[in-house]
Molecule: small-subunit ribosomal RNA
Organism: Cellulosispirillum alkaliphilum
């Protein structure tokens, strides 16, 4: 500076993370369909499918100024018998001859991968009608023909046969400016063949005329023509434009599971052909010719400007518009012409319509309309040539379904309108509500306007049209003022759209809004229905009774005559990365090398100018696009200018860099020479141990072998042991993240033959280099094939065993096979999971091979290089883990590979093997994931530290009987619920005979047994007494007694009661998985977290981890952490000691009464006690240890010593734990019941299993007798002394006590002393009878207790398992809650009162660190495979189909050429003629040649009995393969076996946990 203007990302794999990776969305476009809705108008567009089939009716015809005929009509005249006929003049229909046109214009893409497009050149190898320019010329002349008229054949298209005529039809002479050809000359010129001018000689070669209109010339001589003229048209040249034709560079889809094609093929000679080049044809000759830079097959496909999409590069696409090409019902063919190999022309043969007299004939809408099929799907059988174009024509003119209009289709793009201000009481309604209100909502309604649009009435011949024509003037040609012609100016006609656009004028908010969405992505949220149902879904994913995700409603958001689905494309997608990607572990380095074409190369100088970089010239069609200006009111649309058109060509320069071509040179490379190391290779000889066999000697009864066994082996002498012999395979030790070697891989010595590689000096070559498609070679183990060998191990296999089974893991035995020769196979985790080459970029430190340098040329020691191997680590790279001069860091050249997971390394085809099987290798369909690395759990038949009565020492129990109690199970009408591993089961329930009671049965009530209002009535009603029916609730009578307060009163409140029905009461219905709010449980374990700093790219890490210690994340010290806080300790409460204060109901030392005794009593406050406040224990002091501390571990003191003993006290959380039958509560359910009420019954049942407990079994006892010593508590419907009675239980009577005073209350074990003497007992008490007692309305279902009988099981308990570490286990008794009554439970109390503990190897539980991990719902996890069902899609298959394309053969239609002896023929020629010759035509042979047949294959489909694996599906079935050391580590080529995952051999691999060694490193 008018241009240059341009790039956005989310969702989804996890518990979270970061990456890698697919899906999936937001954007734009469309010739679109569908669904819903729909007012208008301007530009556009409108068979994408069936190149299917077509009625009809139109789309190319015109010229009388080229020719002959002339229908019809008029004028005029002549004849009529008036019907007409005749004659001249004029009109000019229609065929026909002739000329152009008809190859343009319009349609469709079916073929075509091609010189067909597209761009750029040839074209000296060529043609062009119409049309421009220019030259010249246009002369004699001839026969014939259609139309007509005549006649025959014929359904019908139609023929044929006889007579007449014309031409700008046809033909024959002259002329030749000129053209062509021969032959020669001259001259110029080209990138070859070669072209171009001139120029001589000979041969050949032309024409048509028409119309006007005049008389200058010449002929009649009025006027015309044989004259002249002016248009038109004929001809021969030259030339030019415009179309065409041929060649050529270069770009032009996919498949290598298409690797070789090819004989006229390729090139050359003569001929033929064409306008023209050329094997285009065609006879000889040659054997080329094309391909990996992709030939031939084989799919698809008109190409192009452009159009979509995109920042661009690109990607997709090729409607409409423009160019080019191809085809017109399918194949063939040529004529005619300037131009076809011809959409509305011609033959032929094919299908297929149609007419037909059966002989034959007639057609092609991929032209406009239009019609049937076909499809999601696509318009009117419209008007007119006004206008632009376009054929004929001199012109009017005539034709033009090109064109230009109009209709239909919201099918796209613009654009307008559906109506503006005002308007709060925030109206009604509707929706929610926390009942307050909220929202709909200024929305309406109400008022004031408006008049785009719409109606309606006029107006609008505007604009869109110049031309032809007619007058008139100038000029031109001419002899001319005619005629023509060109230019001015005047004038007259022409309009389909269309009374349209457009304007006025009136009407009146009146006639004009929907569609989609609302979980996230994505703007936009409530109810209500459903209840994993119905449905939604583009990806994640909603729905299983509180769904912003279905469906409907309110509200809400987007857009808006249009909104959503759907398909398609591009973009997001850097997901094929040229711009712009990778390849250790995510997908991906070939097993290794050698080398060939390709590709890439060290310095230097010259040349050149191909690549390159710069300028000019040509072109790159309009259109379209981009900028600008303009016109339609605006836009959209259309117009003017300019840019673009990023590419070719030509040319001019430049020479840095590549490249060629030539020269040097040494650094890359290589060769020589001396030296060195080494399990490199190959072949042949050799040793010693070990195993096994086989002889023989000694020598006995077992050996062997495993977790424990057996099988096996031995009295027929085994194993042991000794000696002697055989055989085959490996080669201990050295031996080492040493050594070689391209990899595979190589180990006893020796010899020989050979390959590479290191190092040091100099020499020499002089770029020779890297890499490396295709190909060759090598290539572990396993296998194969032959022939040896065969000791030991050893798939299969066989037995034992183990196991639910065990085709396995473990033994015992065993054959292929390992070993060798000679050949094949060619794959491995063939791994460094890491292709080769150079270059270059910090260290440090082993090791091995060599060379130096110091060193007294010793020991050595340091240092210096160059080769290899390691182990750490900076920079830098990585997702990250890691790599790090031996990169996975910088970089440069080359190959290979990858591109979501599985289907699949499978299927099909091909190649390879003897076979196994390798190599190459897809799809269909199905998933939203699959995976990588690191994080936080949590687990682990891992690891490592530590703790617990967790084991282990100990003591007593359960499991065994009996019985209580509680559960399950089954029974029942009910056997009410509820808790179910630890953590349910003497548990809710601190007590079910009714009540409880929730459960069954019968019977009753319905505003209710119980609360609140509202109405209405009563003031009594309710109570109480008695008594009828009734199981009873009730339901009736009767008798008593009648309400308070205000007020004079009327009244009014209050209370209570009935009646109404309405709100509403009720519910132990349901959902503990909607919830509070209680509890259990890990567990009284030590652990859980924060802030702020650091580190990591991030989940996170650090802190909290490490060394100590500890009951304890308790302290201490170290440390990228400093801090902090929930928890742990302590505070509290209680027992233990002492002190103090107080002293009654308790206490009694002293004192003093007093009794038979007794704190009894006075009194005492001292002692226990009581209960209040205090002290006291801190590791406080000593020693020792440790590292100085924290802490230990001893000691002293001391009632008590290292938290002094119990309690209470329970962290983030975890277990969808348990409770809706405790309350509370959301929601749903029930409302003459699922609610209340009675009355029987029932939770108490009983073949049986479990749990918890009593009591035992006996003598450390039973029983009888005597003695003694408690602590906690609890008492008025109570607790009960005493005292009579009963054998007792208890009754009876009855002081005291509302309690340190009275009662319960005699504690028992103990202790003394007697008797039982081991027995089913004097043990043991169950059962059972008989008689009571007490409670209670009631004791049958179903209470407890007493006496008397009775006297079951049981005589220390199988597997298995519980509790306890000290005043504790054990063991004795006592209280108390519940309660009328009912305790082996429970809760608490006190006496008596033990043993044990080496230790932490193992069970279990838990706490820390570590390590694996394929879990994350978290090991009760995750997964694997057969088999069975049902579905999808796909391979195979005897066959059965159908289509391509090509081969030989045979037949052979038009039809061109080529031959024709045979048939015809007017023109030229000869000849009087007749006839002949020239020359045509046909006929008839020949080549070739469509369709058709035959004959063998190919190639691709379709479908098919049956069969094969796969993949997909809430709960099949067997098994446990992986994932932890997955319970035998797994993987993996290969071989073999098995119902299946799978085992086993043999080699590999670590992508194996764990230990222990070796070896290198880091740090001190």
């Nucleotide at each position: 500076u008018u241009u240059a203007c341009g790039g956005a990302g989310a969702g989804u794999u996890u518990g979270a993370u970061c990456c890698u990776g697919g899906c999936u969305c937001a954007g734009a476009a469309c010739g679109a369909a569908c669904g819903c809705u729909g007012g208008c108008g301007g530009c556009g567009u409108g068979c994408u499918u069936a190149a299917u089939a077509c009625a009809u009716g139109c789309a190319a015809g015109u010229c009388g100024u080229g020719c002959g005929u002339g229908a019809u009509c008029c004028a005029c005249g002549g004849a009529u018998u008036c019907g007409u006929c005749u004659g001249u003049g004029g009109u000019g229909a229609a065929a026909g001859c002739g000329g152009c046109g008809a190859a343009c214009g319009g349609g469709u893409g079916a073929g075509u991968a091609a010189c067909a497009c597209g761009u750029a050149a040839g074209u000296a190898a060529u043609c062009u009608g119409c049309c421009c320019u220019u030259a010249a010329a246009a002369c004699c002349g001839g026969g014939a023909u259609a139309a007509c008229c005549u006649u025959g054949c014929c359904a019908a298209c139609g023929c044929g046969g006889g007579g007449c005529u014309a031409a700008u039809a046809c033909c024959g002479g002259a002329u030749g400016u000129g053209g062509u050809c021969a032959c020669g000359a001259a001259u110029c010129u080209g990138c070859a063949u070669g072209g171009g001018u001139u120029u001589g000689u000979g041969a050949u070669u032309a024409a048509a005329g028409g119309u006007g209109a005049c008389c200058u010339c010449u002929a009649u001589u009025u006027a015309u023509a044989a004259g002249u003229u002016a248009c038109c048209g004929a001809u021969u040249a030259a030339g030019g434009a415009u179309g065409a034709g041929c060649u050529u560079g270069c770009g032009u889809c996919c498949c290598a599971u298409u690797a070789g094609c090819u004989u006229g093929u390729u090139g050359g000679u003569g001929g033929g052909g064409u306008a023209a080049u050329g094997g285009c044809c065609u006879a000889c000759c040659a054997a080329g010719g094309c391909u990996g830079c992709g030939a031939u097959g084989g799919g698809u496909a008109g190409c192009c400007g452009g159009c979509c999409u995109g920042a661009g590069a690109g990607g997709g696409u090729g409607a409409a518009c423009g160019g080019c090409c191809a085809c017109a019902u399918u194949g063939g063919g040529a004529c005619u012409g300037a131009g076809a190999u011809a959409c509305g022309g011609c033959c032929c043969a094919g299908a297929c319509u149609c007419c037909u007299a059966c002989g034959g004939g007639a057609g092609g809408c991929a032209g406009c309309a239009g019609u049937a099929g076909g499809g999601a799907a696509u318009u009117u059988u419209g008007c007119g040539c006004a206008a632009u174009g376009g054929a004929c024509g001199a012109a009017a003119g005539u034709c033009u379904g090109a064109c230009g209009c109009a209709g239909c289709a919201a099918c796209g793009c613009c654009g307008c309108g559906u109506g503006a201000g005002u308007g709060a009481u925030g109206a009604a309604u509707g929706c929610c509500u926390u009942c307050g209100g909220g929202u709909u909502g200024u929305a309406a309604a109400g008022c004031u306007c408006u008049g785009u649009u719409g109606a309606a009435u006029g107006g609008g011949a505007a604009g869109a049209a110049a031309a032809u024509c007619c007058u008139a003037a100038a000029g031109g040609a001419u002899a001319a003022u005619a005629c023509c012609c060109u230019u001015u100016a005047g004038g007259u006609c022409u309009g389909a759209c269309g009374g349209u656009a457009c304007c006025a004028u009136u009407c009146g908010a009146g006639g004009a809004a929907g569609c989609u969405c609302c979980g996230g992505c994505u703007a936009a949220c409530u109810a209500c229905g459903u209840g994993c149902c119905a449905g939604c879904a583009g990806c994640c994913g909603c729905g299983g009774u509180a769904a912003u995700a279905c469906g409907u409603a309110g509200g809400g958001a987007g857009c808006g005559a249009g909104c959503g689905u759907u398909g398609u494309u591009c973009g997001g997608a850097a997901u094929u990365a040229c711009u712009g990607g990778g390849c250790g572990u995510a997908a991906a380095g070939a097993g290794a090398g050698c080398g060939u074409a390709g590709g890439c190369g060290g310095a230097u100088c010259u040349g050149u100018a191909a690549g390159u970089u710069a300028g000019a010239a040509g072109u790159u069609u309009a259109a379209a696009c981009c900028a600008u200006a303009g016109g339609c009111u605006c836009a959209a649309c259309c117009u003017g200018u300019g840019g673009c058109u990023u590419g070719c060509u030509u040319u001019u320069a430049a020479u840095a860099c590549u490249g060629c071509a030539g020269g040097u040179c040494u650094u890359g490379a290589g060769u020589a020479u001396g030296g060195g190391a080494g399990a490199g290779g190959a072949u042949g000889a050799u040793g010693g141990a070990a195993u096994u066999c086989c002889a023989g000697g000694u020598g006995u009864a077992g050996c062997g072998g495993u977790g424990g066994a057996a099988u096996g082996c031995g009295u027929a002498g085994a194993u042991a042991u000794c000696u002697g012999g055989a055989a085959g395979a490996a080669c201990a030790c050295c031996a080492g993240u040493a050594g070689c070697g391209a990899a595979g891989g190589c180990g006893g010595u020796c010899a020989u033959c050979u390959g590479g590689c290191c190092c040091a000096a100099u020499a020499c070559u002089g770029a020779c280099g890297c890499u490396g498609a295709u190909g060759c070679u090598c290539g572990a183990a396993a296998g194969c094939u032959a022939g040896g060998g065969g000791a030991g191990c050893a798939a299969a296999c066989a037995g034992g065993a183990u196991u639910a089974g065990a085709u396995a893991c473990c033994c015992u035995g065993g054959u292929a096979g390992u070993c060798c020769u000679a050949g094949c196979u060619g794959u491995a985790a063939a791994c460094g999971a890491u292709g080769g080459a150079c270059a270059c970029u910090a260290g440090u430190u082993g090791c091995c091979g060599g060379a130096g340098g110091a060193g007294u040329c010793a020991a050595u020691c340091u240092u210096u290089u160059c080769g290899g191997u390691g182990a750490c680590g900076a920079a830098g790279c990585u997702a990250a883990c890691g790599c790090a001069u031996u990169a996975a860091g910088u970089g440069u050249c080359c190959c290979g590979c990858c591109u979501g997971g599985g289907g699949a390394g499978u299927a099909c085809g091909c190649c390879c093997g003897c076979a196994a099987g390798g190599g190459u290798g897809a799809a269909a369909c199905u998933c939203a994931a699959a995976g990588g690395a690191a994080u936080u759990g949590a687990c682990g038949g891992g690891g490592g530290c530590c703790c617990g009565c967790a084991c282990a020492a100990g003591c007593g129990g359960u499991g065994g009987a009996g019985c209580a109690u509680g559960u399950g199970c089954u029974u029942u009408a009910a056997u009410u619920c509820g808790a179910u591993g630890c953590a349910a089961c003497g548990c809710g329930a601190a007590g079910a005979a009714c009540c409880u009671u929730a459960c069954c049965u019968g019977g009753a009530c319905u505003u209710g047994a119980c609360a609140u209002g509202g109405g209405a009535g009563u003031g009594a009603a309710a109570g109480u007494u008695u008594u009828u029916a009734g199981a009873g609730a009730u339901a009736g009578a009767a008798g008593c007694c009648u309400u308070u307060c205000c007020g004079c009163a009327a009244g009014g409140a209050a209370c209570a009661c009935u009646c109404u029905g309405c709100a509403c009461a009720g519910g132990u219905g349901c959902u503990g998985c909607a919830u509070g709010g209680u509890u259990g449980u890990c567990g009284u374990c030590a652990g859980c977290u924060c802030g702020u700093g650091u580190c990591g790219u991030g989940a996170g890490a650090u802190g909290u981890u490490g060394g100590g210690u500890u009951a304890a994340g308790u302290c201490c010290c170290g440390c990228a952490a400093c801090g902090a806080g929930c928890g742990c300790a302590a505070c509290c409460c209680u027992c233990g000691c002492c002190c103090u204060u107080a002293g009654u109901u308790g206490c009694c030392a002293u004192c003093a009464g007093g009794u038979a005794a007794u704190g009894c009593u006075g009194g005492g406050a001292a002692c226990u006690c009581u209960a209040g406040g205090g002290g006291g224990a801190c590791u406080g002091c000593c020693c020792a240890g440790u590292u100085u501390a924290a802490c230990u571990g001893g000691g002293a003191g001391g009632a008590a010593g290292g938290u002094g003993g119990g309690g209470a006290u329970g962290a983030c959380g975890u277990c969808a734990a348990a409770u809706c039958c405790u309350c509370a509560u959301g929601g749903c359910c029930c409302u003459u019941a699922c609610g209340u009420c009675c009355a029987g019954g029932g939770c108490u049942a009983g073949a049986c299993a479990c749990g918890u407990g009593c009591u035992a079994c006996a003598a450390u006892g039973g029983c009888c007798g005597g003695u003694a010593c408690a602590a906690c508590g609890g008492g008025a419907u109570g607790c009960c002394a005493g005292a009579c009675g009963g054998c007792g239980a208890c009754g009876u009577u009855g002081a005291g006590c509302c309690a340190a005073u009275c009662c319960c209350u005699u504690a028992a074990a103990a202790c003394c002393g007697g008797u039982c003497u081991c027995a089913g007992u004097u043990c043991g008490g169950a059962u059972u009878g008989a008689a009571g007692u007490c409670u209670g309305c009631a004791a049958u279902u179903c209470g407890a207790c007493u006496u008397c009988a009775u006297g079951a099981a049981g005589c220390u308990g199988g597997a298995a398992u519980c509790g306890c570490u000290a005043g504790u286990a054990a063991u004795c008794g006592c209280g108390g809650a519940u309660c009328a009554g009912c305790a082996u439970g429970c809760c608490g109390c006190g006496g008596u009162g033990a043993a044990u503990a080496c230790g932490u190897u193992c069970c279990c539980g838990g706490g820390c660190c570590u390590u694996g991990u394929a879990c994350a719902c978290a090991c009760c996890g995750c997964c694997c495979g057969u088999c069975a069902a049902g579905c999808c899609a796909u391979g195979a298959a005897a066959g059965a189909u159908g289509g391509c394309a090509g081969u030989a053969c045979c037949c052979g239609a038009a039809g061109u050429c080529g031959c024709u002896u045979c048939u015809c023929u007017a023109a030229c020629c000869c000849g009087c003629a007749a006839g002949g010759g020239a020359a045509g035509a046909g006929u008839g042979c020949g080549c070739c040649g469509a369709a058709g047949g035959u004959a063998a294959g190919g190639c691709c489909g379709u479908u098919a009995a049956u069969u094969g694996g796969g993949g997909c599906u809430a709960a099949g079935u067997c098994g446990u393969a992986a994932c932890a050391a997955g319970g035998u580590a797994g993987c993996u080529g290969u071989a073999u076996c098995g119902g299946a995952a799978g085992g086993u051999g043999c080699g590999g691999c670590u992508g194996g946990a764990u230990c222990a060694c070796c070896u290198c490193c880091u740090u001190u």